[in-house]
RNA sequence: AUCUGCAAAAGGCAUAACUACCGAAAGGUAGUGACGCAAAGUCACGGGUCUAAGGGGCCUUGCCCUAUGACAGCGGAACCGCCAGA
Numbered sequence: 001a002u003c004u005g006c007a008a009a010a011g012g013c014a015u016a017a018c019u020a021c022c023g024a025a026a027g028g029u030a031g032u033g034a035c036g037c038a039a040a041g042u043c044a045c046g047g048g049u050c051u052a053a054g055g056g057g058c059c060u061u062g063c064c065c066u067a068u069g070a071c072a073g074c075g076g077a078a079c080c081g082c083c084a085g086a
Stems, first nucleotide, its partner, number of pairs: 002086004012037002017032006035073001041079002045076001047074001048071003054066005
């Protein structure tokens, strides 16, 4: 430097749910908590998904479209990294 994650060890992350707060919502943050994870580390560049405040449309008690809002624990790309083995 590259590849691998069968075994061992060290260390790490934290699903659902609940509580508090933020947010129009999706969702986020913190705590409790562990479904799982060898990148469940970073990054919205590309695909995808969610939401629709604002804006727009219409046949206007409403419905539809729209991301400048989100999701990295849905994949791809990029960047970085622990342990062990080869």